[in-house]
RNA sequence: GGUCAUAGUGUCUAGGGUUCCGGCUUAGCUCGCAGUUAAGUGUCUGGUCCAAGAGAUGCUGCCAAGUCAAAUCUUUAUGGAUUUAACUUGGUUCACGGAGGGAUAAAAGCCCGGGAGAA
Numbered sequence: 001g002g003u004c005a006u007a008g009u010g011u012c013u014a015g016g017g018u019u020c021c022g023g024c025u026u027a028g029c030u031c032g033c034a035g036u037u038a039a040g041u042g043u044c045u046g047g048u049c050c051a052a053g054a055g056a057u058g059c060u061g062c063c064a065a066g067u068c069a070a071a072u073c074u075u076u077a078u079g080g081a082u083u084u085a086a087c088u089u090g091g092u093u094c095a096c097g098g099a100g101g102g103a104u105a106a107a108a109g110c111c112c113g114g115g116a117g118a119a
Stems, first nucleotide, its partner, number of pairs: 007060006015050002020047002022044001023041007061092007069084006094114001096117001100112003
């Protein structure tokens, strides 16, 4: 300096805002309570919802070794080689990171992005 690989996805969490539900406030109706309608409020703990490359966990895929079965080739023979399927075990490392923009109702550790950049 070059090439290949470092994968996908479910559930959840850190976190996120405010469509929906709920809470709270104000006002109207009712007018005793309760209820109902409208508006506001996320500097409302919450439910629904979104959610991590550098968070957790499971599954799948991929890689390696082995077991077993079948097929093919080869050998005087024992045997050897290759391929396919199933199963078992192991592996799937490392990773500092803006600003700005985008989506959704809105925002974010979401997406741009293992980006720019840094070491």
The prediction has a mean pLDDT of 81. Predicted 3D model of a 119-nucleotide RNA (Guanidine-I riboswitch aptamer) from Pseudanabaena sp. FACHB-2040. Rfam family: Guanidine-I riboswitch aptamer. Rfam's curators write: This family represents a conserved RNA structure found upstream of the ykkC and yxkD genes in Bacillus subtilis and related genes in other bacteria. The function of this family is unclear although it has been suggested that it may function to switch on efflux pumps and detoxification systems in response to harmful environmental molecules. The family has 100 seed sequences and 1,509 matches in Rfam 15.1.